[in-house]
Model confidence (mean pLDDT): 85 of 100. This is a predicted structure of a 72-nucleotide RNA (transfer RNA) from a Patescibacteria group bacterium. Rfam family: tRNA. Its family is annotated with triplet codon-amino acid adaptor activity in the Gene Ontology. About the family: Transfer RNA (tRNA) molecules are approximately 80 nucleotides in length. The sequence is in RNAcentral, with records from ENA.
RNA sequence: GCCGGGGUAACUCAGCGGUAGAGUGCUUCUCUGAAAAAGAAGAAGUCGUGAGUUCAACUCUCACCCCCGGCA
Repeated sequence: GCCGGGGUAACUCAGCGGUAGAGUGCUUCUCUGAAAAAGAAGAAGUCGUGAGUUCAACUCUCACCCCCGGCA
């Protein structure tokens, strides 16, 4: 340099055009003498960045940045 895969909550990952979700973690409550476990409730997201297409974009297109792999 070329090709492919990936970037979404603190972490691991779903979501393939129509209001962004799960598990773990975190906070509060219940339970306990107190914890753990269990149960209930809750907070937390410029969807890597910028543009384009569209009535509407995490999703499609283009450029760029970062990570992984392959080729040279």